A computed fold for a 194-nucleotide RNA from a Bacteroidota bacterium, annotated as Lysine riboswitch aptamer. Model confidence (mean pLDDT): 77 of 100. It matches the Rfam family "Lysine riboswitch aptamer". Rfam's curators write: Riboswitches are metabolite binding domains within certain messenger RNAs that serve as precision sensors for their corresponding targets. The source organism's lineage runs through Bacteria, Pseudomonadati and Bacteroidota.

[in-house]
């Protein structure tokens, strides 16, 4: 001096990912509560079993009518604007994040066991990204959204190849095909064959 490479650090993809708060609609004239009428013996706890407790012929549960009347979760619908999508503000970010499976802890529940549900953490695996469409004994109040699968074009990146520009070029632009984020780019960085 120093290739390929390894590590470290910093970045890029844009209708990019996630979170918090506020507002708005939906949830819903639903649940709950109260009153009236009817029925007539069981009913209740997330499910089941066992136990325990509570309500009930002073009529529980259930049905109908009437009055009152939410919330959580999910969403950004409507209006306005914009070619289309895009509520506002702020925060953290670029395996951002999401999902299947397994596992640990916690929550809820009257107790025990099992299962299911919710939340947080860990591990393997899958997905580059968003959009549109279709599908679903999935989730959800929902035709929204989410999740999964398939397809299409688009987009960024790398590789191969062709064309153009250029004196030339590994630089720049474009076309076609293909791959995947355990990727890609960068460095007066560290290690390092030689």
């Nucleotide at each position: 001096a120093g290739a390929a490479g390894u590590c470290u650090u910093a970045g890029a993809g844009g209708a990019g990912c996630g979170g918090u708060a506020c507002g708005c609609a939906u949830c819903a004239g639903u649940a709950c509560u109260u009153g009236a009428a009817g029925c007539g013996a069981g009913g209740g706890u997330g499910a089941a079993a066992c136990g325990a407790c509570c309500c009930a012929a002073c009529g529980a549960c259930c049905u109908u009518c009437a009055a009152c009347g939410a919330a959580a979760g999910g969403g950004c619908a409507a209006a306005g604007c914009a070619a289309u999508a895009c509520g506002u503000a702020c925060c953290g970010c670029c395996g951002a994040a999401a999902g299947c499976u397994g596992u640990g802890c916690g929550c809820a529940a009257c107790g025990u066991u099992u299962c299911a549900g919710c939340g947080c953490g860990c591990a393997u695996c899958u997905u580059g990204g968003g959009u549109u469409g279709c599908a679903g004994c999935g989730u959800g109040a929902a035709c929204a959204g989410c999740c999964u699968g398939c397809a299409a074009a688009c987009u960024g990146u790398c590789g191969a190849u062709c064309c153009g520009u250029u004196c030339a070029a590994u630089a720049c632009g474009g076309g076609u095909c293909g791959g995947a984020g355990c990727g890609c780019u960068a460095a007066c960085g560290a290690c390092a064959a030689u």